[in-house]
Context: one part of a larger RNA
RNA sequence: CGCACACGGUGGAUGCCUUGGCGGUCAGAGGCGAUGAAGGACGUGGCAGCCUGCGAAAAGUGUCGGGGAGCUGGCAACAAGCUUUGAUCCGGCAAUGUCCGAAUGGGGAAACCCACUCCGCAAGGAGUAUCCAAUGGUGAAUACAUAGCCAUUGGAAGCGAACCCGGUGAACUGAAAUAUCUAAGUAACCGGAGGAAAAGAAAUCAACCGAGAUUCCCCCAGUAGCGACGAGCGAACGGGGAGCAGCCCAAAAGUUGUUCCGGUUCUAGCAAAACAGUCUGGAAAGACUGGCCAUAGAAGGUGACAGCCCUGUAUGCGAAAGGGCCGGAAUGAUGAAAAGUGAGUAGGGCGGGGCACGUGAAACCCUGUCUGAACAUGGGGGGACCAUCCUCCAAGGCUAAAUACUCCUGACCGACCGAUAGUGAACCAGUACCGUGAGGGAAAGGCGAAAAGAACCCUGGUGAAGGGAGUGAAAUAGACCCUGAAACCGUGUGCGU
Repeated sequence: CGCACACGGUGGAUGCCUUGGCGGUCAGAGGCGAUGAAGGACGUGGCAGCCUGCGAAAAGUGUCGGGGAGCUGGCAACAAGCUUUGAUCCGGCAAUGUCCGAAUGGGGAAACCCACUCCGCAAGGAGUAUCCAAUGGUGAAUACAUAGCCAUUGGAAGCGAACCCGGUGAACUGAAAUAUCUAAGUAACCGGAGGAAAAGAAAUCAACCGAGAUUCCCCCAGUAGCGACGAGCGAACGGGGAGCAGCCCAAAAGUUGUUCCGGUUCUAGCAAAACAGUCUGGAAAGACUGGCCAUAGAAGGUGACAGCCCUGUAUGCGAAAGGGCCGGAAUGAUGAAAAGUGAGUAGGGCGGGGCACGUGAAACCCUGUCUGAACAUGGGGGGACCAUCCUCCAAGGCUAAAUACUCCUGACCGACCGAUAGUGAACCAGUACCGUGAGGGAAAGGCGAAAAGAACCCUGGUGAAGGGAGUGAAAUAGACCCUGAAACCGUGUGCGU
């Protein structure tokens, strides 16, 4: 040094576990904000670092309910206290609520600096931004007036995950190159709104039969078409379903605020059946024997696997206070602004855009520009255009449901994951760390049933660490702690060289 066997070290795979995730279903809610939000800074405890809670009334205050024996949040003890004269805890309503932040007295390098006015003896308190609307006052050049200025009242602002409507609007890519085309009216940006939004009561379709607002789904159909007829794009008629609702032009269909009455429900909760013995074991829920309950044999916990031990579960019950919904009554608001049934409109020319439809034979819709009718004895449409026929009535307005979504709340579910998985994050994670910045972005779970977390002794540097002792079922479960694979490193023995 090699091989073999035994025993270790290292390492943290694997198995098992789950506090965390992922995806859904059914309900709810669908907003918060100048009565100062979202989000923060700084404080706040007997000691107080971080998290959580709270705000100088500061892990809290008042009150009304619930509840009934413990409690003073967590890491996490210690001290000192509270509590059946009902604490802690849970719920409703209220009070307080520093500073920053739309931030709004002015400024500003956010959480800071500096003011004025009024009230108050003081401490201190209140007010003072901008824009819009209404009302009132005042009032120039300039006589009347107007602009302007001032005051009062009301509103707005900012934030928020997706869904919705509108405006602006790419490129990569595909076409195996590339320009029309595609990607795509997508992404992105901007504006606006609601719990949904938008659309909506035929100047619609149809085809000589008829239908009867809109929206959504399944067919029609990858059809008819469009298309460097390439890549690709892609209907409608008609049928079946979901859901149905119609109205108005000075008024209503409706929608909605407040108050009262009635009902129902939510925001705390309450009651809730039935098991013992023996054996193994550290421990019984296991095994055996004999019982019981069940409108409850969902689930979780308990020293191994529990219907009957605990929490629960089926079922039944419960609200002082506040909220939701439904019905009724009263009283407001909105509908509401253009008209006088819709004229610079319909239509036309030019240039574009939208329609599945790329200018095409291209109807229909919108309009930047130039034009420009008729008036129901009229007008639009039926895919160039004309006639016949049929059908409808534009240029005013409102309208629930069926539909879309989920930042959020509750309940439940999963041939979803199980710590290199599942969220980036099971753990004090958008943290540590990196970057000037925009931004990027981790690793890290498991002793034991219970800390019973090793008193005491010894070696040692008043060490680290170890050896005894003790606890425990187990300490090769000792905190670097369940299991403990492999690589890798040893010790002992044997054999070989």
Annotation:
RNAcentral holds the full RNA, with entries from ENA. Large-subunit ribosomal RNA, domain I from Luteimonas sp., 497 nucleotides, folded computationally. Its Rfam family is "Bacterial large subunit ribosomal RNA". Rfam links the family to the GO terms structural constituent of ribosome and ribosome.